[in-house]
């Protein structure tokens, strides 16, 4: 320093769910709370997934607000790349 993560030890992280706030909605934050996590630490960089407010396009045409396409929104605890970093060494 690379590689691996058995068996340890110091640590960490928070799933579902509950409340509040923000958002159009996906979901985010905060607090509770722990499914689980060897990177479940940072990055939205490839794919892959969730949303459709704006725009498009179709019906319809009276209030009413219906379909269908599109992210410049989200998801890193979907899979991967990139970076950083504990401890061991069967």
């Nucleotide at each position: 320093u690379a590689u691996u993560g058995a068996u340890a030890a110091u640590a960490g992280c928070a799933a579902a769910c509950u409340c509040a706030u923000u958002g159009a909605a996906a979901a985010a934050u905060g607090a509770g709370g722990a499914c689980g996590c060897a990177a479940a630490g940072c990055u939205a960089u490839g794919g892959a997934u969730c949303u459709a407010a704006g725009g498009g396009a179709a019906a319809g045409u009276a209030u009413u607000g219906u379909u269908c396409c599109u992210a410049u929104g989200a998801u890193u605890g979907c899979c991967a790349g990139g970076u950083u970093g504990c401890c061991a060494a069967a």
Molecule: c-di-GMP-I riboswitch aptamer
Organism: Anaerovirgula multivorans